[in-house]
Molecule: c-di-GMP-I-GGC riboswitch aptamer
Organism: Desulfobacteraceae bacterium
RNA sequence: CGUCAUAAAGCCAAACCUAUUGUGAAGUAGGGACGGAAAACCACGGAUCUUAAGAGAUAGCCGGGUUGCAAAAA
Numbered sequence: 001c002g003u004c005a006u007a008a009a010g011c012c013a014a015a016c017c018u019a020u021u022g023u024g025a026a027g028u029a030g031g032g033a034c035g036g037a038a039a040a041c042c043a044c045g046g047a048u049c050u051u052a053a054g055a056g057a058u059a060g061c062c063g064g065g066u067u068g069c070a071a072a073a074a
Stems, first nucleotide, its partner, number of pairs: 003071001011036002016031006034060001040066003044063003047058004
């Protein structure tokens, strides 16, 4: 440089439940643990979803950008 292991230490936390905010998708907090090596951050492209509309939501849908822990073999 590349890679992501039947390794280790920590980390995050789906569904579901409770409370709360929102018209809503959803967000936040607590419990919970299906999973995750970027499941950290950014709505830039696509996608999906919401909204009467202006406009929004999803980074744990896929790309892209920025940063980043540990490490065996080849």